[in-house]
The RNA shown here (Glycine riboswitch aptamer) has 97 nucleotides and comes from Plantactinospora endophytica. The coordinates come from a structure-prediction model, not an experiment, and the mean pLDDT is 75. The organism belongs to Plantactinospora, within Bacteria.
RNA sequence: AACACUCGCGAGCGAGAGACCGCCCGGCAGCGUGGGGCGGCGCCGAAGGGGCAAAUCCUCCCCGGAACCUCUCAGGCAAAAGGAGCCCGCGGGCAGG
Numbered sequence: 001a002a003c004a005c006u007c008g009c010g011a012g013c014g015a016g017a018g019a020c021c022g023c024c025c026g027g028c029a030g031c032g033u034g035g036g037g038c039g040g041c042g043c044c045g046a047a048g049g050g051g052c053a054a055a056u057c058c059u060c061c062c063c064g065g066a067a068c069c070u071c072u073c074a075g076g077c078a079a080a081a082g083g084a085g086c087c088c089g090c091g092g093g094c095a096g097g
Base pairs, nucleotide, nucleotide: 005093006092007091008090009089010088012086013085018041020040021039022038023037024036025035042077043076044075048073049071050070051069056066057065058064
C1' cells in the first nucleotide's frame, strides 16, 4: 500500500399502523369539501430512549453483554417530512511494517 473494521459527508432504496370519532376555528352568500386546533379511543415500531422479565445470539455452564428481541416514554398511523438498515462514491482513522 491493499483487504477488513470504524468515523464523517453525499446520492439511491427504504416498512408498519384510523386521512377514525366528537367539538371548535376561519375562508365561501350558504351547504359541502379541504385545512388547522382541542379532546377521546384504537393501532405501529425501523429516529431517539428504557429493559434483559421472555425468547434468541455471543460461549458447554454461571456471570455479563447485545440486538431488526421486548416496552411503547418519545415518535409515527393520506401526502409531505422523518426513518433503522442496505448499497455506491469520497475523505480520515486503523498505520506501523